[in-house]
RNA sequence: GGGGGUAUAGUUCAAUGGCAGAACAACUGUCUCCAAAACAGUUGAUGUGGGUUCGAUUCCUACUACCCCCG
Numbered sequence: 001g002g003g004g005g006u007a008u009a010g011u012u013c014a015a016u017g018g019c020a021g022a023a024c025a026a027c028u029g030u031c032u033c034c035a036a037a038a039c040a041g042u043u044g045a046u047g048u049g050g051g052u053u054c055g056a057u058u059c060c061u062a063c064u065a066c067c068c069c070c071g
Stems, first nucleotide, its partner, number of pairs: 001070007010024004018054001026042005047063005
C1' cells in the first nucleotide's frame, strides 16, 4: 500500500427493515440476630458523520478503533 472481518448495557451475547432483549454484574426490597444464598424489582446500550426508506441495530457510504490475510 491492497483485501476482508468486527463494533449493541459495566462484561459476555441476541435481535426477518416495524416497541432494542437475555445472562452475569451493580443498586433497592423481602427473608435473616447479621451476612451469604434464594426470591421480587430498578437503573443502564446500537462507535462517529452522511445517504436510502413511511420507518434503520439491520441496507449503502465515508471515517475511527481493533483483528486477520496478501505484498

Transfer RNA from a Candidatus Niyogiibacteriota bacterium, 71 nucleotides, folded computationally. Taxonomically the source falls in Candidatus Niyogiibacteriota (Bacteria, Bacteria candidate phyla). The sequence is in RNAcentral, with records from ENA. The prediction has a mean pLDDT of 84.